[in-house]
Context: one part of a larger RNA
RNA sequence: GGAUGAACGCUGGCGGUCUGCUUAACACAUGCAAGUCGAACGGUCUCUUCGGAGAUAGUGGCGGACGGGUGAGUAACGCGUGAGAAUCUGCCUUCAGGACGGGGACAACGACUGGAAACGGUCGCUAAUACCCGAUGUGCCGCAAGGUGAAAAGCUUUAGCGCCUGAAGAUGAGCUCGCGUCUGAUUAGCUAGUUGGUGGGGUAAUGGCUCACCAAGGCGACGAUCAGUAGCUGGUCUGAGAGGAUGAUCAGCCACACUGGGACUGAGACACGGCCCAGACUCCUACGGGAGGCAGCAGUGGGGAAUUUUCCGCAAUGGGCGAAAGCCUGACGGAGCAAGACCGCGUGCGGGACGAAGGUCUACUGAUUGUAAACCGCUUUUCUCAGGGAAGAAACCUGACGGUACCUGAGGAAUCAGCAUCGGCUAACUCCGUGCCAGCAGCCGCGGUAAUACGGAGGAUGCAAGCGUUAUCC
Numbered sequence: 001g002g003a004u005g006a007a008c009g010c011u012g013g014c015g016g017u018c019u020g021c022u023u024a025a026c027a028c029a030u031g032c033a034a035g036u037c038g039a040a041c042g043g044u045c046u047c048u049u050c051g052g053a054g055a056u057a058g059u060g061g062c063g064g065a066c067g068g069g070u071g072a073g074u075a076a077c078g079c080g081u082g083a084g085a086a087u088c089u090g091c092c093u094u095c096a097g098g099a100c101g102g103g104g105a106c107a108a109c110g111a112c113u114g115g116a117a118a119c120g121g122u123c124g125c126u127a128a129u130a131c132c133c134g135a136u137g138u139g140c141c142g143c144a145a146g147g148u149g150a151a152a153a154g155c156u157u158u159a160g161c162g163c164c165u166g167a168a169g170a171u172g173a174g175c176u177c178g179c180g181u182c183u184g185a186u187u188a189g190c191u192a193g194u195u196g197g198u199g200g201g202g203u204a205a206u207g208g209c210u211c212a213c214c215a216a217g218g219c220g221a222c223g224a225u226c227a228g229u230a231g232c233u234g235g236u237c238u239g240a241g242a243g244g245a246u247g248a249u250c251a252g253c254c255a256c257a258c259u260g261g262g263a264c265u266g267a268g269a270c271a272c273g274g275c276c277c278a279g280a281c282u283c284c285u286a287c288g289g290g291a292g293g294c295a296g297c298a299g300u301g302g303g304g305a306a307u308u309u310u311c312c313g314c315a316a317u318g319g320g321c322g323a324a325a326g327c328c329u330g331a332c333g334g335a336g337c338a339a340g341a342c343c344g345c346g347u348g349c350g351g352g353a354c355g356a357a358g359g360u361c362u363a364c365u366g367a368u369u370g371u372a373a374a375c376c377g378c379u380u381u382u383c384u385c386a387g388g389g390a391a392g393a394a395a396c397c398u399g400a401c402g403g404u405a406c407c408u409g410a411g412g413a414a415u416c417a418g419c420a421u422c423g424g425c426u427a428a429c430u431c432c433g434u435g436c437c438a439g440c441a442g443c444c445g446c447g448g449u450a451a452u453a454c455g456g457a458g459g460a461u462g463c464a465a466g467c468g469u470u471a472u473c474c
Stems, first nucleotide, its partner, number of pairs: 001474004006470005013345006019338002021303001026301003030298003035062003040059002043056005069256003078181007087173002092169007100134004109124006139148003154161002182228003189219003194216008231253004235246004258279005281292004309335001311334003317331001318329004348378004358369004383411006392401001418463005423444003429458005439446002
């Protein structure tokens, strides 16, 4: 000098674009953040012009594995980059073929009943695109003969949407390997499923992934093991570069969801707003038993030098469901708060000397503040008031933002300047006060009676809606 997710002090006019718990992955009141489909199904209720229309607890389907948050853990095939083979892939696209026949239940509902509640129990009835069986066989094995053998569902009203199987694509995901990826040797030896083989098991799939048996291997000074620290990257800051530092916001990947463990469902999870168990904590209780998980958006307490509103809207973009209308969406779009950052604008412009007054200094002559003011003329960016008023809508309708941006008219220089410094480094000097005191200070150093270094004043210098200080990096 540059930089910052900064903080503190003094000061503070406006706009645009961004950013905003770096600390306690500390605990959380309250509200919202994931639903949707009646064109799968039976029932119930409401309205009815008796044609029908609407609502919905339950069964069922799809989605709750996306989107959003955080960085605890992790030194690892976690990430980056390049390669690979032994895999799966709902919805979507293309192609081929099919959808035949039958059956038994369970919710809802009704009756009875347990419990303070959460939530149940017994008996009975019932539908389906829920469940089950048989048939068929493009599949698989096999040279062939042949063997094996998993399927299906309808709805609506003439237009379709679905269902099953196979093949291919696309997308997404799992797995393996080469190379790269912080510090410490005051950590030198580490390892028994350990290293390899054979054979079972398991997985979508390779594999000690797991198990039995067999062999005794495997790693390490090219740093194993251990310990510490840490999410990684594209990037960001700095630098002429090499490099150094860093990993907020945005984007990709990973990991986590009160702590630890586990599986279920499913195309996909070992699942933030699902389930079970254990633990800590909080709450309710009729003491028998139950409920909860903000590292979602707001917000609260706490910690801290320090970080915002319990706002508006689904109008746009995107997502889920639906044939659609539409519903949901704290994603997102916006507004609010903060000079937190960057960029832009303003606080007037021109004239104006016998150089007013006042202040300060003074060799008492004057010098300086200083064209500065007053005064004259001009302008209206800003500001105030009034009127008009968008684009963003693609797509008939539909705009949260918003009566916003912007435009027009009127008024009037009107509403707006501070902060730090002035011994040298380093641009900028005098007076008064103080007297090694009070104090200053980044370094050198100032202050003990004329201090350009302390405090005040006048003046000056620098930057400017900021200016200084502190912290950190280059």
This is a predicted structure of a 474-nucleotide part of an RNA (small-subunit ribosomal RNA, 5' domain) from cyanobacterium NIES-2125.
The coordinates come from a structure-prediction model, not an experiment, and the mean pLDDT is 85.
The source organism's lineage runs through Bacteria, Bacillati and Cyanobacteriota.
The RNAcentral record of the full RNA draws on ENA and SILVA.
It matches the Rfam family "Bacterial small subunit ribosomal RNA".